[in-house]
RNA sequence: GCGGUCGUAGCUCAACGGUAGAGCGCCGGGUUGUGGCCCCGAAGGUAGCGGUUCAACUCCGCUCGAUCGCC
Numbered sequence: 001g002c003g004g005u006c007g008u009a010g011c012u013c014a015a016c017g018g019u020a021g022a023g024c025g026c027c028g029g030g031u032u033g034u035g036g037c038c039c040c041g042a043a044g045g046u047a048g049c050g051g052u053u054c055a056a057c058u059c060c061g062c063u064c065g066a067u068c069g070c071c
Stems, first nucleotide, its partner, number of pairs: 001070007010024004018054001027041004047063005
């Protein structure tokens, strides 16, 4: 330099083009003599910029980052 794959919550991962979720974690509450377990609730995210579309996490282009391969 060229090509492939990937980028979603603090972590690990989901999500036919049609309301972005789960587990764990964090916070608040309940329970308990205290703590843990358990139960209830809340907060929190689509790498960035454009394009297509009535509608984009999803399709297209570029950039950035990670990873694998080729030279």

A computed fold for a 71-nucleotide RNA from Actinoplanes sp. SE50/110, annotated as transfer RNA.
Its Rfam family is "tRNA". It is annotated as a transfer RNA.
The RNAcentral record of the sequence draws on GtRNAdb and Rfam.